[in-house]
RNA sequence: GCUGUCGGUCGGAUGGUCGCGGGCACGUAAGUGCUCGAGGAAAGUCCGGGCUCCAUAGGGCGCGCUGCCAGGUAACACCUGGGCGAGGCAAUUACCUCGACGGAAAGUGCAACAGAGAAAAGACCGCCGAUGGCGCCGGUUCGCUUGGUGCACAGGCAAGGGUGAAACGGUGGGGUAAGAGCCCACCGCGCUGGUGGCAACACCAGUGGCAUGGCAAACCCCAGCGGGAGCAAGGCCAAAUAGGCAGCGAGGGGCGGCCCGCCCCGAUCAAGACGCUGCGGGUAGGCUGCUCGAGGGCGUGGGCGACCACGCUCCCAGAGGAAUGACCGUCCGAGCUCACGCUCGACAGAACCCGGCUUACAGGCCGGCAGCGUCC
Numbered sequence: 001g002c003u004g005u006c007g008g009u010c011g012g013a014u015g016g017u018c019g020c021g022g023g024c025a026c027g028u029a030a031g032u033g034c035u036c037g038a039g040g041a042a043a044g045u046c047c048g049g050g051c052u053c054c055a056u057a058g059g060g061c062g063c064g065c066u067g068c069c070a071g072g073u074a075a076c077a078c079c080u081g082g083g084c085g086a087g088g089c090a091a092u093u094a095c096c097u098c099g100a101c102g103g104a105a106a107g108u109g110c111a112a113c114a115g116a117g118a119a120a121a122g123a124c125c126g127c128c129g130a131u132g133g134c135g136c137c138g139g140u141u142c143g144c145u146u147g148g149u150g151c152a153c154a155g156g157c158a159a160g161g162g163u164g165a166a167a168c169g170g171u172g173g174g175g176u177a178a179g180a181g182c183c184c185a186c187c188g189c190g191c192u193g194g195u196g197g198c199a200a201c202a203c204c205a206g207u208g209g210c211a212u213g214g215c216a217a218a219c220c221c222c223a224g225c226g227g228g229a230g231c232a233a234g235g236c237c238a239a240a241u242a243g244g245c246a247g248c249g250a251g252g253g254g255c256g257g258c259c260c261g262c263c264c265c266g267a268u269c270a271a272g273a274c275g276c277u278g279c280g281g282g283u284a285g286g287c288u289g290c291u292c293g294a295g296g297g298c299g300u301g302g303g304c305g306a307c308c309a310c311g312c313u314c315c316c317a318g319a320g321g322a323a324u325g326a327c328c329g330u331c332c333g334a335g336c337u338c339a340c341g342c343u344c345g346a347c348a349g350a351a352c353c354c355g356g357c358u359u360a361c362a363g364g365c366c367g368g369c370a371g372c373g374u375c376c
Base pairs, nucleotide, nucleotide: 001372002371003370004369005368006367007366008365009364010363012331013330014329015328016327017326018325020037021036022035023034024033025032026031039347043358044357046356047355048354049353050352051230052229053228054227063226064225065224066223067222068082069081070080071079072078083101084099085098086097087096088095102221103220107219108218109215110214124161125160126157127156128155131154132153133151134150135149136148137147138145139144169187170186171185172184173183174182188210189208190207191206192205193204194203195202196201234288235287236286237285244279245278246277247276248275249274251265252264253263254262255261295314296313297312298311299310300309301308302307332345333344334343335342336341
C1' cells in the first nucleotide's frame, strides 16, 4: 500500500435576511429586546427500571418468565470476560460470526413415510451350516461308523447390502463354521482418583467391555425471579345548569288615587312546594406532575473489560395533537458536462423520564486482526 473482516465515530460548515415555539424583562395593549429550541436512531413499543395510584399478615399450591460460569448494573431477555459446541476463510492452537447452552440412569409421552426391526429391537437380501438331521461314497464284526462329500431341513450370525432424519459405539488386527467387545491396540463414552481454575471446564492416571440412542421452542423435574395498572398515572383550584344536604323566610292577590276597611288564597301542627343563603360531590375549564437527570464534557485513579470512585466544569425542548423552517452568499462532498455551469445533501422528526435490544441510514474519517505485495 492492497484485499478481507470486525468495531468506533461524524452525519454538511459558516455569515446574513425573514419566520415559528418556550422562558425572562419592559410595555395599558399591539409589540419590542435578550436567551434557548430534535436524534443516533426522537422509530418499533420488544425487554428492564424510576415515578404515581390501587392492592397486600405469614406460608403453600397454581400461573408466567428466565436458564453454561463469573462479573457489571437501579434492573434486564442487556453488557463484559471466560468455558463448551457449531460454522467461515487457503488456514491449526490465531481471528471472526452464531448458540433457549440446566436435566433424557425421576416419571409419562412422541417418531409420518419407508423398513424385517424405532429401544433394553430385529433378520428382507446375505454369510455359515462347526453341531444335529437327510442323501450318496468309503469302511464294516452288518449293529453301525472317530472317514469323505453333498443338501440348506433344524439351527447359528449380524460382517456386508438395503430402508430411514435416526438402526443398540468407531477404525484396524486376532479369532471363528460364519460372526460378534468374543479378545487386543488406538479413539469415543461411563465411573473413580489426582492436578489446575472462584466456577463453567480442561488435562492426567486408573478402571468398566459399552451397561444409560434422539426429542424438554412435548408434558415434566430442578434452580432463580415475578402483585396490578399506567402521566388519559396522580394532586390542587373550580363556573353555568340539574340534582343532594343544612339553615332562614310569613305573607300574597283583588276592590281603590291613598289610608282604614271588605273579600279570596296560604301559613301560624307536621310534611311538602316556593324563594333566599350556605355547604359538599362532580362536569366544562385552569394549574400542577414537567424536566437537574442512575445527566453531559474534561481530567486523575482502580479494573483485561463491561464499569466504578474522586475532582473541576456545563445547563441542554418542555408545547394545544400542531414550533424546531425557508431564502441568499461563500466553502465542503457527490453526480452530469470538453468546459462554463447545473442538480443534489442519507435515514428520519421529541411529548413523564432513563438503561437496553431491534429496525432504517447517501457518504466521510479513525482503529483492531488476518493474508499478500513493496521498500528500509